[in-house]
RNA sequence: AUAAAAACAAGCCAAACCCGGGGCAACCCGGCGACGGAAAGCUAAAGGGUCUCAAAGAGACAGCCAGCUGCGUAA
Repeated sequence: AUAAAAACAAGCCAAACCCGGGGCAACCCGGCGACGGAAAGCUAAAGGGUCUCAAAGAGACAGCCAGCUGCGUAA
């Protein structure tokens, strides 16, 4: 320097419920809270998929798969 697989988590993120705010909605933001996560980091026009609606066109989801870029330990 490097590919794949397994284990671990100091530190990191934070589902659902509830509260406040935004949105027609999917859902988003903040608080609370941990179900979980080894990329739960980033990417939603130029991959697929799911969902919503004032429905043929607009929008939501990256914690569905995917793409890209990384971290710790061990070998």
Annotation:
The RNA shown here (c-di-GMP-I riboswitch aptamer) has 75 nucleotides and comes from a Mollicutes bacterium. Lineage of the source: Bacteria > Bacillati > Mycoplasmatota > Mollicutes. Of the family's consensus pairs, 94% are formed in the model. Its Rfam family is "c-di-GMP-I riboswitch aptamer". Rfam's curators write: GEMM was predicted in a large-scale screen for bacterial structured RNA regulatory elements. The prediction has a mean pLDDT of 75.